A computed fold for a 119-nucleotide RNA from a Chloroflexota bacterium, annotated as Glycine riboswitch aptamer.

RNA sequence: UACUUCAAAUGGGGAGAGGGCCGAUUUUAUUCAAAAACAAGAAAAUCGGACACCGAAGGGGCAAAUCUGAUCGAAUAAUAUCAGGUGAAACUCUCAGGUAAAAGGACCCAUUUGACGAA
Numbered sequence: 001u002a003c004u005u006c007a008a009a010u011g012g013g014g015a016g017a018g019g020g021c022c023g024a025u026u027u028u029a030u031u032c033a034a035a036a037a038c039a040a041g042a043a044a045a046u047c048g049g050a051c052a053c054c055g056a057a058g059g060g061g062c063a064a065a066u067c068u069g070a071u072c073g074a075a076u077a078a079u080a081u082c083a084g085g086u087g088a089a090a091c092u093c094u095c096a097g098g099u100a101a102a103a104g105g106a107c108c109c110a111u112u113u114g115a116c117g118a119a
Base pairs, nucleotide, nucleotide: 005115006114007113008112009111010110011109012108013107018051021049022048023047024046025045026044027043028042030040031039052099053098054097058095059093060092061091065086066085067084068083069082070081071080
């Protein structure tokens, strides 16, 4: 001590699927009303329930291969069989999360900082 790699920060890009149904509560304005209350329907938010769906926070599962043990084997070999371990994902599951916008979002790009660090 460059590139690469790894970590972090900042900025940018970033898909999919009901802005559905039922119920409760709260708030807002409107109507009735002298005012308030009650009542009526409307909108929004929150919570609960049932159903449908998505996969790219997170999480679970596994192939080849390989290791160990047992059996067979003349033999401590080979091969074969059985059991178990390690073993990836953008595959798969759909627990979690999500299904208008916002937020989130695997992953990608750029910059900066740090770590490792060849010639």
Source information:
Of the family's consensus pairs, 90% are formed in the model. Rfam family: Glycine riboswitch aptamer. Rfam links the family to the GO term glycine biosynthetic process.